A computed fold for a 1379-nucleotide RNA from an uncultured bacterium, annotated as small-subunit ribosomal RNA.
Model confidence (mean pLDDT): 84 of 100.

RNA sequence: AGAGUUUGAUUCUGGCUCAGGAUGAACGCUGGCGGCGUGCUUAACACAUGCAAGUCGAACGGACUUUUAAUGAAACCUAGUGAUUUAAAAGUUAGUGGCGGACGGGUGAGUAACGCGUGGGUAACCUGCCGUAUGCUGGGGGACAACAGUUAGAAAUGACUGCUAAUACCGCAUAAGCGCACAGUAUCGCAUGAUACAGUGUGAAAAACUGAGGUGGCAUACGAUGGACCCGCGUCUGAUUAGCUAGUUGGUGAGGUAACGGCUCACCAAGGCGACGAUCAGUAGCCGGCCUGAGAGGGUGAACGGCCACAUUGGGACUGAGACACGGCCCAAACUCCUACGGGAGGCAGCAGUGGGGAAUAUUGCACAAUGGGGGAAACCCUGAUGCAGCGACGCCGCGUGAGUGAAGAAGUAUUUCGGUAUGUAAAGCUCUAUCAGCAGGGAAGAAAAUGACGGUACCUGACUAAGAAGCCCCGGCUAACUACGUGCCAGCAGCCGCGGUAAUACGUAGGGGGCAAGCGUUAUCCGGAUUUACUGGGUGUAAAGGGAGCGUAGACGGCAAGGCAAGUCUGAUGUGAAAUACCGGGGCUCAACCCCGGGACUGCAUUGGAAACUGUUUAGCUAGAGUGCAGGAGAGGUAAGUGGAAUUCCUAGUGUAGCGGUGAAAUGCGUAGAUAUUAGGAGGAACACCAGUUGCGAAGGCGGCUCUCUGGACUGUAACUGACACUGAGGCACGAAAGCGUGGGGAGCAAACAGGAUUAGAUACCCUGGUAGUCCACGCCGUAAACGAUGAGUACUAGCUGUCGGAGGUUACCCCCUUCGGUGGCGCAGCUAACGCAUUAAGUACUCCGCCUGGGAAGUACGCUCGCAAGAGUGAAACUCAAAGGAAUUGACGGGGACCCGCACAAGUAGCGGAGCAUGUGGUUUAAUUCGAAGCAACGCGAAGAACCUUACCUAAGCUUGACAUCCUUUUGACCUCUCCCUAAUCGGAGAUUUCCCUUCGGGGACAGAAGUGACAGGUGGUGCAUGGUUGUCGUCAGCUCGUGUCGUGAGAUGUUGGGUUAAGUCCCGCAACGAGCGCAACCCUUGCCUUUAGUUGCCAGCAUUAAGUUGGGCACUCUAGAGGGACUGCCAGGGAUAACCUGGAGGAAGGUGGGGAUGACGUCAAAUCAGCACGGCCCUUACGUCCGGGGCUACACACGUGUUACAAUGGCAUGUACAGGAAGCGGGCCGUAUGCAAAUACGGUCGAAUCCCUAAAACAUGUCUCAGUUCGGACUGGGGUCUGCAACCCGACCCCACGAAGCUGGAUUCGCUAGUAAUCGCGCAUCAGCCAUGGCGCGGUGAAUACGUUCCCGGGCCUUGCACACACCGCCCGUCA
Repeated sequence: AGAGUUUGAUUCUGGCUCAGGAUGAACGCUGGCGGCGUGCUUAACACAUGCAAGUCGAACGGACUUUUAAUGAAACCUAGUGAUUUAAAAGUUAGUGGCGGACGGGUGAGUAACGCGUGGGUAACCUGCCGUAUGCUGGGGGACAACAGUUAGAAAUGACUGCUAAUACCGCAUAAGCGCACAGUAUCGCAUGAUACAGUGUGAAAAACUGAGGUGGCAUACGAUGGACCCGCGUCUGAUUAGCUAGUUGGUGAGGUAACGGCUCACCAAGGCGACGAUCAGUAGCCGGCCUGAGAGGGUGAACGGCCACAUUGGGACUGAGACACGGCCCAAACUCCUACGGGAGGCAGCAGUGGGGAAUAUUGCACAAUGGGGGAAACCCUGAUGCAGCGACGCCGCGUGAGUGAAGAAGUAUUUCGGUAUGUAAAGCUCUAUCAGCAGGGAAGAAAAUGACGGUACCUGACUAAGAAGCCCCGGCUAACUACGUGCCAGCAGCCGCGGUAAUACGUAGGGGGCAAGCGUUAUCCGGAUUUACUGGGUGUAAAGGGAGCGUAGACGGCAAGGCAAGUCUGAUGUGAAAUACCGGGGCUCAACCCCGGGACUGCAUUGGAAACUGUUUAGCUAGAGUGCAGGAGAGGUAAGUGGAAUUCCUAGUGUAGCGGUGAAAUGCGUAGAUAUUAGGAGGAACACCAGUUGCGAAGGCGGCUCUCUGGACUGUAACUGACACUGAGGCACGAAAGCGUGGGGAGCAAACAGGAUUAGAUACCCUGGUAGUCCACGCCGUAAACGAUGAGUACUAGCUGUCGGAGGUUACCCCCUUCGGUGGCGCAGCUAACGCAUUAAGUACUCCGCCUGGGAAGUACGCUCGCAAGAGUGAAACUCAAAGGAAUUGACGGGGACCCGCACAAGUAGCGGAGCAUGUGGUUUAAUUCGAAGCAACGCGAAGAACCUUACCUAAGCUUGACAUCCUUUUGACCUCUCCCUAAUCGGAGAUUUCCCUUCGGGGACAGAAGUGACAGGUGGUGCAUGGUUGUCGUCAGCUCGUGUCGUGAGAUGUUGGGUUAAGUCCCGCAACGAGCGCAACCCUUGCCUUUAGUUGCCAGCAUUAAGUUGGGCACUCUAGAGGGACUGCCAGGGAUAACCUGGAGGAAGGUGGGGAUGACGUCAAAUCAGCACGGCCCUUACGUCCGGGGCUACACACGUGUUACAAUGGCAUGUACAGGAAGCGGGCCGUAUGCAAAUACGGUCGAAUCCCUAAAACAUGUCUCAGUUCGGACUGGGGUCUGCAACCCGACCCCACGAAGCUGGAUUCGCUAGUAAUCGCGCAUCAGCCAUGGCGCGGUGAAUACGUUCCCGGGCCUUGCACACACCGCCCGUCA
C1' cells in the first nucleotide's frame, strides 16, 4: 500500500466481499512446562450453610473463676479437713457508657442530569479523629439498665415492683476570648457587603481515670483533611415529538437549613422556556483510559484509578461531626421461613458456595507473616480489605519436544511416459548433550528486635535415560502451497467470484506441499481498508442528486478610505490539566511479559501582560455596487370592454337527381319524406390563415385578428439626487400548463366514456360512422407535469470568428462601414469532463448563500400527521431480498431502418417434381434379429464402386479359452504343405500316409516349422466425435481476413480497409495521418478452340501402283497422335471519363476484353460429420462385449416422406432399309468367325497384355402402317417354359420366350434445375463384381433450343451508415397471468 466482483471487451459511477489489528469471549480438534495477568457480559433472578465490625475492665456498678493473707461455725478428735466473714492480687465478662458500624468491600438497576468532565466561585457554608496556639477543668443534684422478685407469651419479646454506679443525664458558678443586638470610625470589594478598632447590653463550658510517667475533658482561633452549594463550557438518537409550563417566572414578607435559593408558605405581578430544538419518546452510569486509525476521527467504558447512584420494591425519619445508613430503625408491598394460628423472623449487587437463566465464567481453601483499616495507654483483639494458594491455554510472554554426522539415495508409501521421480539426511546406524519434566541433596530475600500463610517455594548442586512432550488449518483466484484415486448438478464445498452433469489442482480420501505452532481454525463484535457522510477529504447536464418559479423574514455573507476599542486572532508569563496508562531514557526479576525510577507529553481550561494587519464593533466620511430623477424608442407582457372577416355546423327558400360519405379494401351512417352538389338569406359558438422569423415579451407557467381603458417590467442616453441602502434566503406569502372538482351560464367544431361497423385467432386497440362529459365564460378549489437547457441565484475574471433583435454615437450624397450597451443563436481556443460534450448565455477560474444525493428492488409504497369537497397532494420508513442496478463510449450481431451493389435470387422462358405403376433410400411399425451411423439448407439412389453363403458388425443353436492374429519363456517333435478315412447340421473331434536345412572338435550347437505347457499378454465394429489426430461438409470461389511501424484515443479500440470513380474481384486509379506488408482475388498448372515446327508406327492416303479391304508397295502433303513453340496484351482506332483507372463502339483475328471448362477453397463459423476407413487418451469386457461354425436376419409391411425411372402418346408407336461418334477399360477377360437354338445362350476355332485386336452407336433420315381409342399407347402384376453364374438361386439373383395386359388421358396447394454447344433429348462406356436387384454413380459423344424489360418484391451475400436494454448475439432479451 491494495485486491476480487457488473461487460464480448473498455472506462466511470457505485455497492458487496477479502487481506490487518483487537476481545472479560464462546465453539470444534489438539494439548509438555513455567512466569505475569484475568475469569456471570445473561436473571439489580431466588438463596441453604459458614464467615465478612468490632473494640475498650486504664469510664462504671455487678457477676463469675483462680491465688494469697486473715477469720474461724459444726463434727471428728487430731495430723488436719474447713462452713461463714474480711482484705488484696490476677483474669473472664452479660449490661450501662465511649469510639467505630457514613470507611473498607459489591453492583450499574435508575439517571440525558450541574450526574460526569474541565475551569472558576462561596463576601452564602460545615468539618469527629489530627496539628499549632491561648485559657480552663470549681461545686452540686436526681435517675435508668444490669441485678432481685412477681408476672404475660409457644416463641420473639416484654410488663410491673424494688436497689444501684459512672467519662451516662441535669441545673449552678466562672469567661481571657467567642456568639447575638444597637449605633459609630477607617480601609477594601463587581454587588449583597467584608475586615479592623472602640462602646453598651446579653448568652453559652467542662469528667474524670491512673500503675504518677501520663492519658483524657471544655472553650476560642488558625491549619490540615473531608464534604455541601452555585456558575461558564462540553456531554447519544428521533421533528412520523412543535409548542411546553401554575410553584410555573419574578417580587415582598415569613418559615426552614450548616448555608444560598419557590426549598416551603401567604400576598402581588404575568411571566419563563423553545427551530442555537423546549416538551415528549427511546437508549445509556460519566471520566482517566482501552481498541483501531498516517492523522482527523470512529467504537468502547471488563480488569486498575477518580466521581456518582443503588443495597428485595417503594416511602420515611431517628442517632450522629458525617447517613436519610448493604450486614441500623419504622411503615407499606411482594416473596421465603417458624408457629401452640394468637403472632413472629429474614434480605449474599460482601467472600466462598447452591439452584436457575445461558454459548459461557473458578475453591463452601490458607493467613493476618507483609500493606492498610477499627478499637485500645498498651499487650492485644477484629479485619473473605489484603497477602497467598487452588481451578480454566481465557490472554500476554518465555522455554522445550533434541544436536552433529550419515547415500546402499534402504524398506514402506505415493506417482509414473515403467526409465524414473517424490517423501529424503528424513529414518536406521555412529557420536554427543540434558533446557523442561522425573529422582536426590542444599536452601533464601520478603523482617528495621521478635513474628513467614506463601513453602521445603524460588534458586543452586549431583546422578540418570533421547528418553515422557505436536498439533491445527489451508493448497481454483484474491492468497503462500499439486498430484492420484473415488464420486458424477449426486454426495457435498463456499468469505466474494463460484465449483460438482465421467478425465474436478474447488466435493471426499491419500501422498506431497504451504502457514502458524501449545496451539490452530470457526463464530460473534469493533475499528481499519471505506475519500462509502468527504473538517482534513465527495458530489448534483446524461450515473443517486437543482426546489416548477418568484417576492421576502430570521440567518449567513458583504465596496473604498480614516480614527477609537480589543470580542475573535497572534504572542509572552502563571495556575491547573490526580495517579496509573501511552512515549523516551535508565534500572530489577537469567531474557521477555511484568515491575520500579526519571523525563517530556497530556494538543484543554482559566488568569494576566502585550500587538492591532485581518474579522468584529463604534464614530464621522466617499461614490465605482444598488436605487431615484430627467429624455427616448422596442415589444404575441398583464387586465377590462368593444369590434372584424374567412371557415365549419345548423335553419329557411330556390335549382337539381341518385347517390353521398368513408377506407388499404369495406361496412355501419346519410339519402326518392329529395341527400351530396349549388345559389341566396339567417342563427350561433369557438379559433384567429398569410405576416411568422433558432423573431419579440414575461420570474416561471405562458402570451399571436383589430381598437381602446388601466397597468408591470426590461433597455438606451444623461449624470441632477441618496450614500452600501447590496446578494442569497430555512420557515412564510403570493403565482403556477393540462386534466380534474363545485355553483351558474354557454355549446359551432373537436372529443375521454359509450354505441355501431371493420381488422384480427381474439381486438375491451390502432381505422371508420356517430357521440356525452369536457374543451369556452364568470367565481371558487386543486398545486401537480419529461413544470427540461433533465444545467439554482448573484458577482468578478478568462482567445476569437460569424448571424440576428432593440437602442446610442461616429462617418456618409446614399448603400455600406466603425465604436459601444443590452438580448438571442451557430462554430471554436485554452481549460474542464468518465466520455458524450460545455466553452464570455460555461459544465472554465474563484467567492457568497440556498435546495438536494449516498447500491438496486420493496417504494414515492405502508403507518402517522398537515392540506383538500373529492380525486388526491406534501412529508415519508421498515421487514424481506439481490450482487449487482447504472452512465458514456467500443467492436460485433440484429432491425417487418436507410443508401449502394451482386447471384438462375426474382422476373422472362424451358423441362420437370407434387397425381399413376415400378425401383431405391428414410421414418414408423413389426420381429428372436429386422446390426450401426447420417437428421433443415449442408440426412434420406447418403457411408454401400455390388447384403443368396462370405461380407456381417444383428438373432438363434452348437463349440473353443494364451485363444482366429503378435512377441517372449520351457519341454518335445522334425517338419510345414499335401493326401485318405470315420463322426457331425457344420466348425469341432478322432485315425492314418508322406515329409527339413546349416555348422561341428562328432559330445553337440544353431536356423526354421509343428505340438504341449506356463504366464506376461492377445482380442473387442464395446462406450465417449462433447477428450483427440487426420479427413470432410457448409457459409462460398463470397471478397474478404489480418499484421508491422506511425498517428489519434485514459482505454476497449480507431486509422490503414473509410471517401470519389471503376471492376467478376480490398481489381485498378485519384484523394486522404498514414506508409508498407502478408493470407485470399488474378496469374502461374491441366484441358479445349487456331497456327507453326519436330517425329511418322500400330495413325493417314493427295498424287503413282495394287487389293474384296490403306490390304500391300510407296509417301508423310493432309487428318491424327504427342513433344516443343507461337497466338490475345485493351496492343491499334474513335468517343465518353478527370488528361486517370476504366467503359462503349470498331478494325484486324481461329479466338476480344478473365475466350470455354477444370483443379485450386483466406481468417473463421456451425462443441457440424466421422472412435464402424485409419490412428489415438481415459473408461469397460477377459471360459466373454473375444473367437469359430450351421441356419436366419439386414430383402418384414395398415402407412408417411425424399430421390429416380417408365408412361399417359401422332413432334408418337410398330415394321423395314440406311448413315454418322467419343472416351474409357480389357487375359480366371473381352471379342470375332463357324455351327446349333425363336431367344437368353452353348460347342469348336481364332485374335489381343493393345493408336495394331475387340469397334459396332441410338436418336436422326427414307418408306410403309396405325388414326385418337385406355388404343398396334402404357407396361405393372400373374401363369407356363427355359438359359447362366455359383457348394447353394425357398426365404433372396439376373436374363430369354410364350401368354396375361393393372394404374395411368399431363397431375391441388406447393416446389426444383437451367443463360449456349447450356436446357431438353439420344444412345455408348467404365468401376465395384462369380452373378446381380444399376432405373444408381462416374464419364463420353450425337442432335440441339427459348428467354433475360429490369432490380419494386422473395431468398442468400458484400460495403457504408443509423438505432439498440442483444453478446449463447432476434431461434436474443423480456413483461403480465396461472401452476

RNAcentral holds the sequence, with entries from ENA.